[in-house]
RNA sequence: CCUUAUUAAGAGCGGCUGAGGGAAUAGGCCCAGCGAAGCCCGGCAACCUGUAUCAACAAGGUGCUAAAUCCUACAGAAUAUCAAUUCUGAAAGAUGAGG
Numbered sequence: 001c002c003u004u005a006u007u008a009a010g011a012g013c014g015g016c017u018g019a020g021g022g023a024a025u026a027g028g029c030c031c032a033g034c035g036a037a038g039c040c041c042g043g044c045a046a047c048c049u050g051u052a053u054c055a056a057c058a059a060g061g062u063g064c065u066a067a068a069u070c071c072u073a074c075a076g077a078a079u080a081u082c083a084a085u086u087c088u089g090a091a092a093g094a095u096g097a098g099g
Base pairs, nucleotide, nucleotide: 001099002098003097004096005095006094007093012041014040015039016038020031021030022029025073026072027071028070042065043064044063046062047061048060049058050057051056069092074089075088076087077086078085079084
């Protein structure tokens, strides 16, 4: 980079550290010295793996560990009547597996 599956659940009053973070662009809205991001430990169990008839169990490999992928933008439909709500699909992202 390509293909494919999943993406509204789950998971800390811990240690180190010391200022930002929530993917990109934009608009919002949140979190943060009552400690951000990162690392370690702990935990969770999405995919692969193992056990297994299914459910389930394990936690070996990745992964994850605030808010739906935090919400929206693109298109369509419905409600409704002055710009808002809901649903569906796409696009993009994230993760796993294969190449």